[in-house]
Context: one part of a larger RNA
């Protein structure tokens, strides 16, 4: 290469958007590129098959004979594919109708809790730990009550629960403004899927730049403490951070460790929206259409654990991505960052 695979064994890009490319629904008809059929020319003999012969066989020779398969010419074929025109609605969009939702961004307001600070009441502890000690208090602490300020999060509801591509999103209200099933079958007419080493957005927490804010909480530090030692666990203090506004970083066990899309192949039970029966209406309860779980076979499939209509079952399309182990996601170039450093990514050597 051929060929296997990727939930745990090496293997799914962090996630979407979307360009070349690839791949596409149902039919008419017309071409005949692909694709078949035939005929005739070439692919020097030689080899190689097959028949028959010549050295005693045989090996080798020699002769005739056909096959097959590349090319290229002409003449058909028209089922698939393809190209062109033309039509349809089952894909896809869209209108319309009423719905759910912590989806995003923006601004206002609210209550507990905590911290400081004023005030009062009220004396001697008081925080802490296995113990203790630093600490903090008679300049009156802790404790208790009343007022003020501040920054940060949002108890109960709350859920195996809902939104969102994904990261992720929770206290009320209010603008803005985006996606989502459902139902009507009213409109376009295949517009569709999938996406490179083309592009572009977003993208936890840490970290980084300039300016603001700091309650608690707390890398660094400093101080008690333990210890043989303690550059830690423990304990008292605490600085960057953690919060905001702009701009960066671009990386996580970014995980379902499981790409994306279409079909199809038992069911039970939860549950969230949405429609329709059932009813005088509700509620039960049944059907169905989207989601999320959960148990499992009738099957299937895996090494095994498992998965099973939300596949890791069967099938198709498209993309990524694996190839012993370390060296190593390093080194060298390259691109990108303000730096931390990312993203592409070997090899001697070694087992």
């Nucleotide at each position: 290469u051929u060929g296997g695979g990727c939930g745990u064994a090496a293997a799914g890009c962090g996630u979407c958007c979307c360009u070349a490319g690839g791949c596409g629904g149902u039919u008419u008809u017309a071409a005949a590129a692909g694709u078949u059929u035939a005929a005739u020319c070439u692919u020097a003999a030689a080899g190689a098959c097959c028949u028959u012969g010549g050295c005693u066989c045989a090996a080798c020779c020699a002769a005739g004979g056909g096959a097959g398969a590349g090319g290229a010419u002409u003449a058909g074929a028209u089922a698939c594919u393809u190209u062109a025109a033309g039509a349809c609605u089952a894909g896809a969009g869209g209108u319309c109708g009423g719905a759910a939702g912590a989806a995003g961004c923006g601004a206002g307001c609210g209550g507990a809790a905590c911290u400081g600070c004023c005030g009062g009441u009220g004396u001697a502890g008081u925080a802490g730990u296995g113990a203790u000690a630093u600490g903090c208090g008679u300049u009156a602490a802790u404790a208790u009550c009343g007022g003020c300020a501040g920054g940060a999060a949002c108890a109960c509801c709350a859920a195996u629960a809902g939104c969102g591509a994904a990261g992720g999103c929770a206290g009320c209200u209010c603008g803005c403004g985006a996606g989502u099933a459902c139902g009507a079958a009213c409109c376009u007419g295949a517009c569709g899927c999938u996406c490179a080493u083309a592009g572009g957005a977003c993208g936890a927490a840490a970290g980084c730049g300039u300016g603001g804010g700091u309650a608690g909480c707390g890398a660094a530090u400093g101080g008690g403490g333990u210890u043989a030692g303690a550059u830690a666990u423990c304990c008292c203090a605490g600085u960057a951070g953690u919060c905001c506004a702009c701009g960066c970083u671009g990386u996580a066990a970014a995980c379902g460790a499981u790409g994306g899309g279409u079909a199809c192949u038992a069911g039970g039970c939860a549950u969230u929206g949405g429609a329709g029966g059932c009813u005088c209406g509700a509620c039960c309860c049944c059907u169905u259409c989207a989601g999320u779980g959960u148990c499992g076979u009738a099957a299937g499939c895996u090494a095994a654990c498992g998965c099973g209509u939300u596949a890791a079952g069967u099938a198709c399309c498209c993309c990524g991505c694996c190839u012993g182990g370390g060296a190593a996601g390093u080194a060298c170039g390259g691109c990108c960052g303000c730096a931390a450093g990312g993203c592409u990514a070997a090899a001697a050597c070694u087992c």

This is a predicted structure of a 351-nucleotide part of an RNA (small-subunit ribosomal RNA, central domain) from a marine sediment metagenome. The RNAcentral record of the full RNA draws on MGnify.